Notes
The RNA shown here (c-di-GMP-I riboswitch aptamer) has 87 nucleotides and comes from a Bacilli bacterium. Model confidence (mean pLDDT): 89 of 100. Rfam family: c-di-GMP-I riboswitch aptamer. Its family is annotated with cyclic-di-GMP binding in the Gene Ontology. The sequence was found by an Rfam model in a public genome assembly.

[in-house]
């Protein structure tokens, strides 16, 4: 360089909840916690999953259905940067 991943070193992130806060929801954010993570660092580019305000179908109405232009990278891969370095 490329794989690869220690009962090692250093340093870092933080699920469930809680509780505050934005959202129509899904969910973000902030604190508090730690299940866990060697890219659980970054990017919605393919996939898959969640939502279903707006809009559209049906309906008298209530409603139901379909849709992402929303979410999610801590589901998968893809892209891109990166600590460490025993076997």
């Nucleotide at each position: 360089u490329a794989u690869u991943g220690a009962u090692a070193a250093u340093a870092g992130c933080a699920a469930a909840c809680u509780u505050g806060u934005c959202g129509a929801a899904a969910g973000g954010c902030a604190a508090g916690g730690a299940c866990g993570c060697a890219a659980a660092g970054c990017u919605a580019u393919g996939g898959g999953u969640c939502u279903a305000a707006a809009g559209g179908u049906u309906g008298u109405a209530a409603a139901a259905c379909c849709u992402a232009u929303g979410a999610u990278u801590g589901c998968c891969a893809g892209g891109u940067c990166g600590c460490c370095a025993a076997a």